The prediction has a mean pLDDT of 86. The part of an RNA shown here (small-subunit ribosomal RNA, central domain) has 353 nucleotides and comes from a metagenome. Its Rfam family is "Bacterial small subunit ribosomal RNA". Rfam links the family to the GO terms structural constituent of ribosome and ribosome.
[in-house]
Context: one part of a larger RNA
RNA sequence: UUGGGUCUAAAGCGUUCGUAGCCGGUCUUGUAAGUCUUUUGUGAAAUUGUUGUUCUACAGACAACGGCGAGCAAAAGAUACUGCAAGACUAGGGACCGGGAAGGGUAAGGAGUAUGCCAAGGGGAGCGGUAAAAUGUUAUAAUCCUUGGUAGACUACCUGUGGCGGAGGCGCCUUACUAGGACGGGUCCGACGGUGAGGAACGAAAGCUAGGGGAGCAAAACGGAUUAGAUACCCGUGUAGUCCUAGCCGUAAACACUGUGAGCAAGAUGUUGCAUAUUCUUCGUGAUGUGCAGUGUCGAAGAGAAGUCAUUAAGCUCACCACCUGGGGAGUAUGGUCGCAAGGCUGAAACUU
Numbered sequence: 001u002u003g004g005g006u007c008u009a010a011a012g013c014g015u016u017c018g019u020a021g022c023c024g025g026u027c028u029u030g031u032a033a034g035u036c037u038u039u040u041g042u043g044a045a046a047u048u049g050u051u052g053u054u055c056u057a058c059a060g061a062c063a064a065c066g067g068c069g070a071g072c073a074a075a076a077g078a079u080a081c082u083g084c085a086a087g088a089c090u091a092g093g094g095a096c097c098g099g100g101a102a103g104g105g106u107a108a109g110g111a112g113u114a115u116g117c118c119a120a121g122g123g124g125a126g127c128g129g130u131a132a133a134a135u136g137u138u139a140u141a142a143u144c145c146u147u148g149g150u151a152g153a154c155u156a157c158c159u160g161u162g163g164c165g166g167a168g169g170c171g172c173c174u175u176a177c178u179a180g181g182a183c184g185g186g187u188c189c190g191a192c193g194g195u196g197a198g199g200a201a202c203g204a205a206a207g208c209u210a211g212g213g214g215a216g217c218a219a220a221a222c223g224g225a226u227u228a229g230a231u232a233c234c235c236g237u238g239u240a241g242u243c244c245u246a247g248c249c250g251u252a253a254a255c256a257c258u259g260u261g262a263g264c265a266a267g268a269u270g271u272u273g274c275a276u277a278u279u280c281u282u283c284g285u286g287a288u289g290u291g292c293a294g295u296g297u298c299g300a301a302g303a304g305a306a307g308u309c310a311u312u313a314a315g316c317u318c319a320c321c322a323c324c325u326g327g328g329g330a331g332u333a334u335g336g337u338c339g340c341a342a343g344g345c346u347g348a349a350a351c352u353u
Base pairs, nucleotide, nucleotide: 004324005323006322007307008306012321014202015201016200017199021195022194023193025089026088027087028086029085030084031083033082034081035078036077037076038075039074040073041072042071048066049065050064051063052062053061054060092192093189094188095187096185097184098183104178105177106176107175108174109173110172111155112154115151116150117149118148119147120146121145122144126137127136163170164169207248208247209246210245211244212243216242217241221237222236223235224234259320260319261318262317263316264315267298268297269296270295271294272293273292274291275290276289277288278287280286302309303308326353327352328351335346336345337344338343
C1' cells in the first nucleotide's frame, strides 16, 4: 500500500462549536469543464506475426509488409450523471406564533433538621469507644436534661431503570436575568445542510497560586490496640483539603468501555412530556385509544466467535471524521510545545519474546 477492523480480543478524540477540505434535496433551461463516442497526427529500435532470402538443417542473420492497449495534441459530435451559470420549489434546515414540562445555567434573598462551640439553670460519677480493650475525657463538675445564643457545611421524606443538560454534571423555598429541547399551528425564508484535519470553548475529583472561611468529615502525622511483624484493617486525636472569591491545571473505569448525521426494515409492554379522539366517566389536572418526541424491558427477521444487539442496533445502506496492526521495553527516552509546579499533549528505538 491493498485488504480488514474499532461493545467485550489492538482500536471511537471527555464533549460541543466551527475554518479548510470532502459530501449534499426536487424541477427546468443553458453551458460543455469532468465523462463518453468517432476521426486525424504522433506512437524510435530491439521484441512480436506473416512471407521470402541465406547457412545442408535447427537456432540465428537479413529484407518487405503487418501489429504494438495506453498517453499527449487537435477536430467533430453526445448530454444521462457530476460541475458551472440562471430561474423556480418545499419534504431537509432555520425563523415566527401558541399553551404546557423540567434538580438546565447565573445572581440575590430567605428557610429547615442535625452537628460542634459558648452562656445560664438542673444534676452528681462516670462518659466515650470496641469483638474485647486501651489511648482519650471528667470533682477546674464531664456525659446527660432544659433554655438561649453563635458558626460553618448540607438539603432527609417527596425520589421514581423518573426529569433536565453537549459532555462534565444538576435536587430545600422565592425572585430576577438567561439558554435549550419536545409538542401543536403551517405564517415566513428557500438547501441556507451533513461531517469536520488544524483551531476555539467547556470540562468531575484531586492538585496549584492569592485572599477569606473552617462546624462536621478527614490524606499526612501522633497515640491506643491487633499481630511473629502491622509503616494496614479497628479505636482516640488531627493538619492540608473539603466551603467562598479570583485565576491556573485539563486529566478519570470522562463508560453505554458503543463517533456524528441521514434513510430503510415485524411486533409486544411500561413510563415521562405535548397534542388529539371517545358509544367511557365518580365530571377530576380522570380513564381508554391514537400521533409525535424522550426513556426502559422483552423479542421476530437479520447480525455476531459467542455473550448478546435488535426502530435508542452491534441489522441493511450512504456521507464525513478519529483511531488500530503480537506481548514486553513504554505512554518510557529524546526533541517540540503548554503549565507556577505537579505534570499534560505529541511520542520512538535498541534489546527481548